This is a predicted complex of two RNAs, RNase P RNA and transfer RNA, with 474 nucleotides together.
RNA sequence: GCGGAUGGCUGGAUGGCCGCGUUCGCUCAUAGCUCCGCUUCGGCGGAUAGCUGGGCGGGCGAGGAAAGUCCGGACUCCAUGAAGCGACGGUGCCGGGUAACGCCCGGGCGGGGCAACCCGACGGAAAGCGCCACAGAGAACAAACCGCCCUGCUUGCAGGGUAAGGGUGAAACGGUGGGGUAAGAGCCCACCGCGGGACGGGCAACCGAACCGGCACGGCAAGCCCCACCGGGAGCAACGCCGAAUAGGGAUCGCGCGCCGCUUGCGGCAGGGGAGCUUCGCCCCGAGCGGUCCGGGUUGGCGGCUAGAUCCUGCGAGCAAUCGCAGGGCCAGAGGAAUGGUCAUCGAAGGGGGGCGACCCCCGGAACAAAAUCCGGCUUACAGGCCAUCCGCGCAA
RNA sequence: GGCUAGGUAGCUCAGCUGGUUAGAGCACACGACUCAUAAUCGUGGGGUCGGGGGUUCAAGUCCCCCCCUCGCCACCA
Numbered sequence: 001g002c003g004g005a006u007g008g009c010u011g012g013a014u015g016g017c018c019g020c021g022u023u024c025g026c027u028c029a030u031a032g033c034u035c036c037g038c039u040u041c042g043g044c045g046g047a048u049a050g051c052u053g054g055g056c057g058g059g060c061g062a063g064g065a066a067a068g069u070c071c072g073g074a075c076u077c078c079a080u081g082a083a084g085c086g087a088c089g090g091u092g093c094c095g096g097g098u099a100a101c102g103c104c105c106g107g108g109c110g111g112g113g114c115a116a117c118c119c120g121a122c123g124g125a126a127a128g129c130g131c132c133a134c135a136g137a138g139a140a141c142a143a144a145c146c147g148c149c150c151u152g153c154u155u156g157c158a159g160g161g162u163a164a165g166g167g168u169g170a171a172a173c174g175g176u177g178g179g180g181u182a183a184g185a186g187c188c189c190a191c192c193g194c195g196g197g198a199c200g201g202g203c204a205a206c207c208g209a210a211c212c213g214g215c216a217c218g219g220c221a222a223g224c225c226c227c228a229c230c231g232g233g234a235g236c237a238a239c240g241c242c243g244a245a246u247a248g249g250g251a252u253c254g255c256g257c258g259c260c261g262c263u264u265g266c267g268g269c270a271g272g273g274g275a276g277c278u279u280c281g282c283c284c285c286g287a288g289c290g291g292u293c294c295g296g297g298u299u300g301g302c303g304g305c306u307a308g309a310u311c312c313u314g315c316g317a318g319c320a321a322u323c324g325c326a327g328g329g330c331c332a333g334a335g336g337a338a339u340g341g342u343c344a345u346c347g348a349a350g351g352g353g354g355g356c357g358a359c360c361c362c363c364g365g366a367a368c369a370a371a372a373u374c375c376g377g378c379u380u381a382c383a384g385g386c387c388a389u390c391c392g393c394g395c396a397a
Numbered sequence: 398g399g400c401u402a403g404g405u406a407g408c409u410c411a412g413c414u415g416g417u418u419a420g421a422g423c424a425c426a427c428g429a430c431u432c433a434u435a436a437u438c439g440u441g442g443g444g445u446c447g448g449g450g451g452u453u454c455a456a457g458u459c460c461c462c463c464c465c466u467c468g469c470c471a472c473c474a
Base pairs, nucleotide, nucleotide: 001393002392003391004390005389006388007387008386009385010384012346013345014344015343016342017341018340020061021060022059023058024057025056026055027054028053029052032051033050034047035046036045037044038043063368067379068378070377071376072375073374074373075235076234077233078232080281081280082279083278084277085276088231089230090229091228092227093107094106095105096104097103108122109120110119111118112117123226124225128224129223130220131219132218145166146165147162148161149160150159151158152157153156174192175191176190177189178188179187193215194213195212196211199208200207201206239303240302241301242300249294250293251292252291253290254289255288258269259268260267261266262265271285272284273283274282296473297472298471310329311328312327313326314325315324316323317322350363351362352361353360354359398470399469400468402466403465404464407423408422409421410420416454425441426440427439428438429437447463448462449461450460451459
C1' cells in the first nucleotide's frame, strides 16, 4: 500500500424568527363547589383563589432500531384451592449469567476459511410405528442384471458358488493394503473407522492411550413418537373510581321445587351443581341461580402512567456474560396523539467542467424511520463518517 | 395499541399425514354446428403456488424471517 476479520461510537452542525406538548413559578379575572357572618330559612353580604380561563417567564421534549409483535417478564383482572395423573404447546450438546427467556457468555463436538475468524433446531434411529418416488436384479431379518469361478453336457444353455469389479440411484450393508481361495468374502492379518466394559483427565459435554469384539448398528424425529425440563388464560381498548343517559326488555340452554327438629327463622341430615379425570377441601342451590345470543343507552372525567431489573463516572470480583460498592444525575408522558416550519451560514454521498498533476469552479442538499403501560432480548430496515484490535499478500529498511 | 384468520391461473376455489407432468368451474383463443349470433360440442394456451432462507434425495405442503390483505375489541344498566 492492497484485500479481509472482529468489537464499538455516530446517525447532519450553528444561529435568528414563528409555532406545538408537558411541567413549574409569577400575575390578572372568576364563588357553582370552600370558609366566615346575618337570616323572615327563600336567600343576602364578605373573604380567599385550589378546580377553571387569560397573559408573561423558566425547565424538559423520539430511536438505535421507537418497527415486526417473534420470545421472556413486571402489572392487572378472570377461572374451583391443593396434590397427582392425563391432554395440549414449547425448549433441547455441557457449564455459568439473569427477575425470566427460545437471550447472552465460556467450553465441547461438527463444518467452512491460507489465516484473523465465522456458522450450526447439536438429546434419542441397538423402545416402537411409518416413509424412502423414479431408476435399478435388489431399498432394509438384504439381494445374483452384467461379470468372475466350478460342475454337467444338447458349446451356449442348465445347476451351484461369489458382493472383489461394472451398471442404477440421494443412498447398495465398513474403507485401504496384504495374505488366502476354483473365484471370492473380516475368511485371516496391519492401519483407519465402529461398538463394548473398566482406567486416567475434566463439575460436565467430552477427550486420551491400551485391551476386547470381526462388524452385528443405512437415512429421515423442521413424520408420529420416546426421554428430560418448562408452561393456567387474557391482555392497559387489562383493570379501579366518579358522572350522564337508557327498556334491569326479549329469546334460548343447564341445574333445581326434599326430610327432620323446634326457640318460626334458624339448625341438622340427605340430594343436585361447579375442573379433562381422581382424592381431600371449598363454593353455590330450594322458583331462584348461572351461561349464551339479540336488543337499549353513552362516546365524558380521574387514576393505572412513567423513578426504573434506570443512566453516568470510579473502584473491586470474574477468562467473559454479569455482579457488588461508592459518588453524582432525573432523562417525553400525550391520550387520535406534541417533538414542527421558515431563513441564513457551513456542509457528506453523487453528477458535470477545467488542468499533465496537486487542485480549482458549478450543480446538488442527507439513510432507515418516528414513542402510545413499562422493561430484558431476538429479528428485520439503514446513506455516510469515525475509532480500536487482529489476519493474509506485496514493497522498503 | 392489542389479538386472530388468510395469500394457488384474469376471477372463485380444491390440492388429505411431502413423491414423479399442480387441478376444477367461469372467463379467453381457435375449430365445428348456423344465413348470422347466442347456447352446445371439441381442442388449446395461460401458474415467480405472496417474497427469501433452511430441513430433506425431493417442499404448494414441514420449520424460520419478511411483505400484503380480511375480521374482532370500549364503557353503563